[in-house]
Context: one part of a larger RNA
RNA sequence: UUGGGUUUAAAGGGUGCGUAGGCGGGCUAUUAAGUCAGUGGUGAGAUCCUGUUGCCCAACAACAGAAUUGCCAUUGAUACUGAUGGUCUUGAGUACAUUUGAAGUGGGCGGAAUGUGUCAUGUAGCGGUGAAAUGCUUAGAUAUGACACAGAACACCGAUUGCGUAGGCAGCUCACUAAACUGUAACUGACGCUGAGGCACGAAAGCGUGGGGAGCAAACAGGAUUAGAUACCCUGGUAGUCCACGCCCUAAACGAUGAUCACUCGAUGUGCGCAAUACACCGUACGCGUCCGAGCGAAAGCAUUAAGUGAUCCACCUGGGGAGUACGGCCGCAAGGCUGAAACUC
Numbered sequence: 001u002u003g004g005g006u007u008u009a010a011a012g013g014g015u016g017c018g019u020a021g022g023c024g025g026g027c028u029a030u031u032a033a034g035u036c037a038g039u040g041g042u043g044a045g046a047u048c049c050u051g052u053u054g055c056c057c058a059a060c061a062a063c064a065g066a067a068u069u070g071c072c073a074u075u076g077a078u079a080c081u082g083a084u085g086g087u088c089u090u091g092a093g094u095a096c097a098u099u100u101g102a103a104g105u106g107g108g109c110g111g112a113a114u115g116u117g118u119c120a121u122g123u124a125g126c127g128g129u130g131a132a133a134u135g136c137u138u139a140g141a142u143a144u145g146a147c148a149c150a151g152a153a154c155a156c157c158g159a160u161u162g163c164g165u166a167g168g169c170a171g172c173u174c175a176c177u178a179a180a181c182u183g184u185a186a187c188u189g190a191c192g193c194u195g196a197g198g199c200a201c202g203a204a205a206g207c208g209u210g211g212g213g214a215g216c217a218a219a220c221a222g223g224a225u226u227a228g229a230u231a232c233c234c235u236g237g238u239a240g241u242c243c244a245c246g247c248c249c250u251a252a253a254c255g256a257u258g259a260u261c262a263c264u265c266g267a268u269g270u271g272c273g274c275a276a277u278a279c280a281c282c283g284u285a286c287g288c289g290u291c292c293g294a295g296c297g298a299a300a301g302c303a304u305u306a307a308g309u310g311a312u313c314c315a316c317c318u319g320g321g322g323a324g325u326a327c328g329g330c331c332g333c334a335a336g337g338c339u340g341a342a343a344c345u346c
Base pairs, nucleotide, nucleotide: 004317005316006315007300008299012314014201015200016199017198021194022193023192025088026087027086028085029084030083031082033081034080035077036076037075038074039073040072041071042070049065050064051063052062053061054060091191092188093187094186095184096183097182099180100179103177104176105175106174107173108172109171110154114150115149116148117147118146119145120144121143125136126135162169163168206247207246208245209244210243211242215241216240220236221235222234223233258313259312260311261310262309263308266291267290268289269288270287271286273284274283295302296301319346320345321344328339329338330337331336
């Protein structure tokens, strides 16, 4: 390089937007760059191949032909690709109307619980465990009641539910912002798909500055357990968890399944619409699920939500270990991240 692959064997980038590039709907005209055909020139000779001939044969040699698959010029062809012009509406988008949702950002409000404080009632225990002890408590605890304060999370509803590109999103309400479906078929008229680099977003933990700190809780301390117990269990408890701003940029970031388009047997649940209707059934569009075929698959299984049948583009894989390490580079305050080998060994 060809070929083969990427759910689970090695392999889909965490996700989106998008530059270059690659690929790209119907009809038509022109052009003739790619493409195809003819002709001319060139493509040294030798070599190679074919034929004949010459050394007795052969190697070898001579002659003739073919070949030299290329390049240049020229004359044509015009189906396809390209270029230019025109046109179309089904791809894509816009407008108008309705609907939907835990989609996002900021503000306001709420109750339950927990903890703390004060007061009151009340008296000897409370708490915790497999059993205990550490711990709290006559300076009056635990329990019960009233009041106050604080921070964090939002029971029930709640669901294989819904929304979001992914990460993710859940009390109520207001403002702002985004999205999707459906209907009309009014408008634009291929404006599309993918996307190396690039840019943006990106759970948790962690970092910087300043707040906040109820509960929980790495580290840490004590009590147990045990041969030991740097653990599991218990009592405490600091970072952190929360907020603002700025970093970090990684996850089993998973559907371990890239994006887009077309096609392909049935059954069924459900969400939001549309149409129709007295209501329901039924129909239709877009989602989310379940089951079963053909087909595919090493099998497990997948099966219109494909891992089926095809097309376009990107990413990635090439035995195990060494190793996601070393070195270099880029990024970062750091932690570290991204890129990423080899020797050696089996």